[in-house]
RNA sequence: GGCUCCAUCGACUAGCCUGGUUCAGGUCAGCGGUCUCUCAAGCCGCAAGCACGGGUUCAAAUCCCGUUGGAGCCA
Numbered sequence: 001g002g003c004u005c006c007a008u009c010g011a012c013u014a015g016c017c018u019g020g021u022u023c024a025g026g027u028c029a030g031c032g033g034u035c036u037c038u039c040a041a042g043c044c045g046c047a048a049g050c051a052c053g054g055g056u057u058c059a060a061a062u063c064c065c066g067u068u069g070g071a072g073c074c075a
Stems, first nucleotide, its partner, number of pairs: 001074007010028004020058001030046005051067005
């Protein structure tokens, strides 16, 4: 220098290929409630996320381009 892949709640992860309407789902952790003599477990609820910038579209986490960061292959 060229090419490929990855980036989503505090953590891990699904959804992306094939755009779709409602609140982006799940597990753990956190907070509140319930239960209990108490704690834990169970049950109910709450908060929290699409790396960044543009484009396409009626509509983008999803498609396209660029940037940043990470991983790998070739030279």
RNAcentral holds the sequence, with entries from ENA.
This is a predicted structure of a 75-nucleotide RNA (transfer RNA) from an Elusimicrobiota bacterium.
Rfam family: tRNA. The family's RNA type in Rfam is transfer RNA.
Model confidence (mean pLDDT): 83 of 100.
Lineage of the source: Bacteria > Pseudomonadati > Elusimicrobiota.
RNAcentral records the identical sequence in 2 taxa.